Description: This is a predicted structure of a 77-nucleotide RNA (transfer RNA) from an Actinomycetota bacterium. The sequence was found in a public genome assembly. The coordinates come from a structure-prediction model, not an experiment, and the mean pLDDT is 81.

RNA sequence: GUGGCGUUAGCUCAGGUGGUUAGAGCGUCGGGUUGUGGUCCCGAAGGCCGGGGGUUCGAGUCCCCUACGCCACCCCA
Numbered sequence: 001g002u003g004g005c006g007u008u009a010g011c012u013c014a015g016g017u018g019g020u021u022a023g024a025g026c027g028u029c030g031g032g033u034u035g036u037g038g039u040c041c042c043g044a045a046g047g048c049c050g051g052g053g054g055u056u057c058g059a060g061u062c063c064c065c066u067a068c069g070c071c072a073c074c075c076c077a
Stems, first nucleotide, its partner, number of pairs: 001073007010026004019057001028044005050066005
């Protein structure tokens, strides 16, 4: 340099063929249970989906540019 994959909640990850309000587990906070803690049960907060632009009535999802990470290949040494 070329190609592919990945980027979604604090962490690890889901999100067929675009379709109203984007989810799970763990963690955090509150409550219940318990003499206290843990376990267990109930509830809540937490996201403008890496950034920008485009297509569309409508984009996490499709297209382009770009940043970062991983992998493969090419060239040089």